[in-house]
Molecule: Bacterial RNase P class A
Organism: soil metagenome
C1' cells in the first nucleotide's frame, strides 16, 4: 500500500413483517450498515414543460479506457514529495484582450542602479617626466558581473572576451520553433536553427465538451361525510277552483371532482455469491445458486448463563452508483 471483521452461543420476555391451521392473545419464518451519516456529485422512476437552434447562466477541464452516468474509477503521461515501497496534483490556454502583484526593494511592466565594478571616450584639479606620456582624486558617463531586497528581479553553469561588462563569441544544460522516428494518445527520443523577458485564469475571460424543471410530502388508484349536477317521484305546497302543464320539496336511483381515510408506488435489482471466458486493470460476456428489513407515530430492544482481547463509531424511509465524514479492538496478503 490492498482487502476483512465489527462481540459469539443458549435461553426467556417484548416490538415490526410476511406465512399457517386446530382461530389461539397460537405456532413457526424473518428483521439495519460499513458507513444506514452529510445530503456533496451522478442516475433510475415519476410529474410537468419542450419544433429547432442561438444567447444567458451552471458544470467540467493532460491522454486513452471503463460505465446507465459522474465532478467516480482504472491504466498511462507530465509535475511535486520521499532513500525507497510509495503518496500528492483545479494538470486545457498567458504570442485574443482586460486586469493583479501586498511589504520589502534602486527597480515588479514602454523593468532598474542603492553598495559596487570601470573610468575605455570626453574633461577638471594635482603630481611625475627623458615632453612622447604617465600617475592619483573627482565630474560626465560606461556596466549589471558580485552584494542586497522579493513569492517573484528578464536564462543558468563555465571558458574566452573586456577598461569594466554583457549571448558579445563558444560549449553543455534549461526554454522556444522547425523537421525526423516512436506512441491511438497525453508525451517520449534524436537533429537544425536563432541565441531567448517572465507570473497570476482557485481574476474577468478565451477554447472544447455536457447540463429544461421539481422530487416519493414525486405519482397513480379508491373514497365516508357535507355542498353540487342530473333522472324518477306516490303523495304534498305554489301558479289556480278543478284537469293538464311548470314549480319547489321528502324520498329512490345515477354522476362529476375530491376532504378526513385508505391503498398502491415499496423491496426482483444497472441485485449478491461461485465458477469461467475476454481485458495489463477498471469492467464486460456466459453459466450455476441464493431471495435478503419494508415501517408510515414510524419495529429491530431488554434480561440471565457461559467465554473472550469486555465490545467503537452510529441507525433504513423511495432505490441504485460514487464522493466525502466518523470508527474501540483485531485479522489476512503484499512491498521498501
Nucleotide at each position: 500500500a490492498g482487502g476483512c471483521c465489527g462481540g459469539g452461543c443458549a435461553g426467556c420476555c417484548g416490538c415490526g413483517c410476511g406465512g399457517c391451521c386446530u382461530c389461539g392473545u397460537g405456532c413457526c419464518g424473518u428483521g439495519a450498515g460499513g458507513a444506514a451519516a452529510g445530503u456533496c456529485c451522478g442516475g433510475a422512476c415519476a410529474c410537468c414543460a419542450c419544433a429547432g437552434g442561438g444567447c444567458a447562466g451552471g458544470g467540467u477541464g493532460c491522454u486513452g479506457g471503463g460505465u446507465a452516468a459522474c465532478u467516480c474509477c482504472c491504466a498511462g503521461g507530465c509535475g511535486g514529495g520521499g532513500a525507497a515501497a510509495c503518496c500528492c496534483g483545479a494538470c486545457g490556454g498567458a504570442a485574443a484582450g482586460c486586469g493583479c502583484a501586498a511589504c520589502a526593494g534602486a527597480a515588479a511592466g514602454c523593468a532598474c542602479a542603492c553598495c559596487g565594478c570601470c573610468g575605455a571616450u570626453g574633461u577638471g584639479a594635482c603630481c611625475c617626466c627623458u615632453c612622447g606620456g604617465g600617475g592619483u582624486c573627482g565630474c560626465a558617463g560606461g556596466c549589471a558581473a558580485g552584494g542586497g531586497u522579493g513569492a517573484a528581479a528578464c536564462g543558468g553553469u563555465g571558458c574566452g572576451g573586456u577598461a569594466a561588462g554583457a549571448g558579445c563569441g563558444c560549449a553543455c544544460c534549461a526554454g522556444c520553433g522547425g523537421c525526423c522516428c516512436g506512441g491511438u494518445g497525453a508525451c517520449g527520443g534524436g537533429u537544425c536553427g536563432g541565441c531567448u523577458c517572465g507570473g497570476c485564469a482557485a481574476g474577468c475571460c478565451c477554447c472544447a465538451c455536457c447540463c429544461g424543471g421539481u422530487g416519493c410530502a414525486a405519482c397513480g388508484c379508491c373514497a365516508a361525510g357535507c355542498a353540487g349536477g342530473g333522472a324518477c317521484g306516490a303523495c304534498g305546497a305554489c301558479g289556480c277552483u278543478g284537469c293538464c302543464c311548470g314549480c319547489c320539496g321528502a324520498g329512490u336511483c345515477c354522476c362529476a371532482g375530491g376532504u378526513c381515510g385508505g391503498c398502491g408506488g415499496c423491496a426482483c435489482g444497472a441485485g449478491c455469491g461461485a465458477g469461467u471466458c475476454g481485458g495489463a486493470g477498471a469492467c464486460g460476456g456466459c453459466c450455476c445458486g441464493c431471495c435478503u428489513a419494508g415501517a408510515u407515530g414510524g419495529a429491530u430492544g431488554g434480561c440471565u448463563g457461559c467465554c473472550c482481547g469486555c465490545g467503537a463509531c452510529a441507525g433504513a424511509a423511495u432505490c441504485c452508483g460514487g464522493c466525502u465524514u466518523a470508527c474501540a479492538g483485531g485479522c489476512c496478503u503484499g512491498c521498501u